This is a predicted structure of a 535-nucleotide part of an RNA (large-subunit ribosomal RNA, domain I) from a Methanosarcinales archaeon.

Context: one part of a larger RNA
RNA sequence: CCAUUUAGUGGAUGGCUCGGCUCAAGCGCCGAUGAGGGGCGUGCCAAGUUGCGAUAAGCCCCGGGUAGGCACAAGGAGCCUUAGAACCGGGGAUGCCCUAAUGGGAACUCCUGACCCUCUGGGUCGGUCCUUCCUGGAUCGGGAACGCUCCGAAUUGAAACAUCUUAGUAGGAGCAGGAAGAGAAAUCAAACGAGAUGCCGUGAGUAACGGCGAGUGAAAGCGGCGGAGUUCAAACUGAAUCCCCAUCCGAAAGGAUGGGGAGAUGUGGGGUUGCAAGUAAAGGUCAGAGGACCCACCCUAUCGAAGCCGAAGUCCUCUGGAAUGAGGCGCCAUAGAGAGUGACAGCCUCGUAGGCGUAAGAUAGCGGGUUCGACCUUUACUUGAGUACCGUAGGUUGGAUUUCCUGCGGGAAGCUGGGGGCUACCAACCUCCAAAACUAAACACGUCUUGAGACCGAUAGCGGAGUAGUACCGUGAGGGAAAGCUGAAAAGUACCCCAAAUAAGGAGGUGAAAAGAGCCUGAAACUAAAUGGCU
Numbered sequence: 001c002c003a004u005u006u007a008g009u010g011g012a013u014g015g016c017u018c019g020g021c022u023c024a025a026g027c028g029c030c031g032a033u034g035a036g037g038g039g040c041g042u043g044c045c046a047a048g049u050u051g052c053g054a055u056a057a058g059c060c061c062c063g064g065g066u067a068g069g070c071a072c073a074a075g076g077a078g079c080c081u082u083a084g085a086a087c088c089g090g091g092g093a094u095g096c097c098c099u100a101a102u103g104g105g106a107a108c109u110c111c112u113g114a115c116c117c118u119c120u121g122g123g124u125c126g127g128u129c130c131u132u133c134c135u136g137g138a139u140c141g142g143g144a145a146c147g148c149u150c151c152g153a154a155u156u157g158a159a160a161c162a163u164c165u166u167a168g169u170a171g172g173a174g175c176a177g178g179a180a181g182a183g184a185a186a187u188c189a190a191a192c193g194a195g196a197u198g199c200c201g202u203g204a205g206u207a208a209c210g211g212c213g214a215g216u217g218a219a220a221g222c223g224g225c226g227g228a229g230u231u232c233a234a235a236c237u238g239a240a241u242c243c244c245c246a247u248c249c250g251a252a253a254g255g256a257u258g259g260g261g262a263g264a265u266g267u268g269g270g271g272u273u274g275c276a277a278g279u280a281a282a283g284g285u286c287a288g289a290g291g292a293c294c295c296a297c298c299c300u301a302u303c304g305a306a307g308c309c310g311a312a313g314u315c316c317u318c319u320g321g322a323a324u325g326a327g328g329c330g331c332c333a334u335a336g337a338g339a340g341u342g343a344c345a346g347c348c349u350c351g352u353a354g355g356c357g358u359a360a361g362a363u364a365g366c367g368g369g370u371u372c373g374a375c376c377u378u379u380a381c382u383u384g385a386g387u388a389c390c391g392u393a394g395g396u397u398g399g400a401u402u403u404c405c406u407g408c409g410g411g412a413a414g415c416u417g418g419g420g421g422c423u424a425c426c427a428a429c430c431u432c433c434a435a436a437a438c439u440a441a442a443c444a445c446g447u448c449u450u451g452a453g454a455c456c457g458a459u460a461g462c463g464g465a466g467u468a469g470u471a472c473c474g475u476g477a478g479g480g481a482a483a484g485c486u487g488a489a490a491a492g493u494a495c496c497c498c499a500a501a502u503a504a505g506g507a508g509g510u511g512a513a514a515a516g517a518g519c520c521u522g523a524a525a526c527u528a529a530a531u532g533g534c535u
Base pairs, nucleotide, nucleotide: 001533002532003531004530005529006528007527008526014520015485016484019456020455021453022452023451024450025449026448027446028445029142030141036099037098038097039096040053041052042051044076045075048072049071059092060091061090062089063088064087068080069079070078103112104111105110113125114124115123116122117121126140127139128138129137130136146177147175148174149173150172151171157164161211187194188193198225199224200223201222202221208216209215229438230437231436232384236269237268240267241262242261243260244259245258246257247256248255249254274415276383277382278381279380280379281378282377283376284375285374286373290372291371292370293369294368295367299365300364301363302362303361307356308355309354313329314345315328316327317326318325330347331346332336338350339349340348389410390409391408392407393406394405395404417433418432419431420430421429472479473478492519496506497505
């Protein structure tokens, strides 16, 4: 030096999984009655996590539940519990300090006032807005993503770059909800017709836009999901209305009376349309039924928390540490999904199929209260103004002369009216009624709950299967790990020997096996020794 073997080191591989990931269904706001988030405390012994708050791993009530319990967490010492604990569900009490933080202040989770009361204690005192001025009310802050409004880049692409693109994206600001937004045609269509909005598929990479470059890019229609419609302003009427307080009736909704206030710059009634509709007046025809909204003690029904019932072998023989295995003999099945149990269990355990159950609460019924006519003919009146529309300068859009919006300058009609039908004007035809408002469902998201998976299986899967946004790094914004597995059961090696006396070793014991806690399996690189070979 080579080969083999035996040990070690190391932690790959295989197996496992109280964790992830994705999808689906359900469900979806919290907060001055102090949230969300934190600090500090709190246990017999208590560092961390969890729970809780000076009543501090807890207190009270109701329901469930059943023999054990005193969290993770195994120990010691004690205690509670069949007078029903622990545990689970519902309701309540307590709830330190900081934080919207709200008596005032603060760079220190701290400091420091005034007033009142039933005084070892308790309460009140913030800003803005409303207000009937009050001992009244609203609001402030948070929320994973989703939504609406406003502001709004650049890298990039165009093989350079400026219009353009990236893109109304990223990012910033404001505001809301469980969804938001949109929404009942001054819409489309095309000579036929449709009939609010939204979403999905198609139409379609089409029409169109575009240094007509790069690129951008609809709509109608059709097929589906889901379907729902309403209210004002005005004409006419003119206080017939509403709010607060008090008293009475009622379970309540509601009704009656009195006082005060709002309200003629108009409360209430009426009315809401385009085949025009409505109002008033005059004339005429029909109807007496049902509808709409609100309350809800008891009762009835259906849901609704924890939860409850739930079939059939632990039969014989064998192997084994152990039977769920093998052989034999049986049984159940609306249950042979699955998990656990000392190896692979329909019949051992939990479950499964199938049934049951109610508190708070919800829905519907019964019952009660309030309220409401329909149509035709004639005449007069009403039907949203700095609006429609035009010019011009910009932004924006696929919108091209014909998208939408804004600034500036002009500026109508009013039913014998007005808008639109993708250049302007004229005519005809078709279609709709702007300049006021509301509106469920179908669709977005996933903090959360449940279920599932031809997803991953510890360098994978979330960064995180363990005290993980932890340790650690950084002045800070911020960055950000590693780390799973004894065994069926701790049975976690009693006692003895050695000795430099908590190591290590021997002997011995447990166990199926040391699997011996640096613990399943235990590869390779690497290290050592032994044996053999070559020199």
Rfam family: Archaeal large subunit ribosomal RNA. Gene Ontology terms of the family: ribosome and structural constituent of ribosome. Its Rfam clan is "LSU clan".